[in-house]
RNA sequence: GACCGACAAAGGCAAACCUGCCGAAAGACAGGGGCGCAAAGUCAAGGGUCUAAAGCUCAAACGAGCCAUGACAGCCUGACCGCCGAA
Numbered sequence: 001g002a003c004c005g006a007c008a009a010a011g012g013c014a015a016a017c018c019u020g021c022c023g024a025a026a027g028a029c030a031g032g033g034g035c036g037c038a039a040a041g042u043c044a045a046g047g048g049u050c051u052a053a054a055g056c057u058c059a060a061a062c063g064a065g066c067c068a069u070g071a072c073a074g075c076c077u078g079a080c081c082g083c084c085g086a087a
Base pairs, nucleotide, nucleotide: 004085005084012037013036017032018031019030020029022027035074041080042079043078045077046076047075048072049071050070055066056065057064058063
């Protein structure tokens, strides 16, 4: 240094839910709150999942269907950076 991940040490992040705010929604942000996480740090490159405003189609209409250019990194793969050092 790499692989690896302890009944080690110092810490870190923060699920659901509640409140506020943004958004058509999915969801994001802030505060509270802790389910958990050795990358639950960052990145939408690949796969997957979610939503469907606008658009298109159907319909007399109520509405219905299709569709990311939207979202999810705490779904997986991948890339980059990173604390500690037992077996």
Predicted 3D model of an 87-nucleotide RNA (c-di-GMP-I riboswitch aptamer) from a Syntrophomonadaceae bacterium. Model confidence (mean pLDDT): 91 of 100. It was read from a public genome assembly, where an Rfam model found it. Rfam family: c-di-GMP-I riboswitch aptamer. Rfam describes the family as follows. GEMM was predicted in a large-scale screen for bacterial structured RNA regulatory elements. The organism belongs to Syntrophomonadaceae, within Bacteria.